[in-house]
């Protein structure tokens, strides 16, 4: 340089164009003498920028990073 696979909450990941979801971390309370544990809530994300569409995390161009193959 060419292909190709990938980015979604602090971490780990689902999500086949119609509310963006779970664990787990945090934090609040119950529970206990207290502490973990255990329950019950709360708060937190779609790589960046542009197309398409009524409507994009999803399709489509560039671009950044990080994986693999060729050379």
């Nucleotide at each position: 340089g060419c292909g190709u696979g990938g980015a979604u909450a602090g971490u780990u990941u689902a999500g086949u164009g119609g509310c963006a979801g779970a664990a787990u971390a945090a934090c609040u309370g119950g529970c206990u003498u207290c502490c973990a544990a255990c329950c019950a809530g709360u708060u937190g994300a779609c790589c960046a920028g542009g197309g398409u569409u009524c409507g994009a995390g999803u399709c489509c161009c560039u671009g950044u990073c990080c994986g693999c193959g060729c050379a």

Model confidence (mean pLDDT): 85 of 100. A computed fold for a 71-nucleotide RNA from a Candidatus Pacearchaeota archaeon, annotated as transfer RNA. It matches the Rfam family "tRNA". It was read from a public genome assembly. Taxonomically the source falls in Candidatus Pacearchaeota (Archaea, Nanobdellati).